[in-house]
RNA sequence: UCCGAGGUAGCUCAGCGGUAGAGCAUCCGGCUGUUAACCGGCAGGCCGAGGGUUCGAAUCCCUCCCUCGGAG
Repeated sequence: UCCGAGGUAGCUCAGCGGUAGAGCAUCCGGCUGUUAACCGGCAGGCCGAGGGUUCGAAUCCCUCCCUCGGAG
C1' cells in the first nucleotide's frame, strides 16, 4: 500500500429501511436462620465519526478513525 471481517448496554452478541433487543453483570425484591444457588423486577445504548440517498437509516452509498486476519 491492497483485500477481507468487524465496531450496537459494563461484557458477549442479535437486529439487514419504519426512531433498538437477549443472556450475563450491577441494583431492588422474593425464597432461606445466613450466604450461595434459584425466582421476579427496575435501570442502562439516539448504534465508531462526518456527509449523502430516502417521507423515514443501526441497516443502503461515500470519506475517515480504530481492532483482527490475509497479500505484498

Predicted 3D model of a 72-nucleotide RNA (transfer RNA) from Candidatus Gracilibacteria bacterium CG17_big_fil_post_rev_8_21_14_2_50_48_13. It matches the Rfam family "tRNA". It is annotated as a transfer RNA. It was read from a public genome assembly. Model confidence (mean pLDDT): 84 of 100.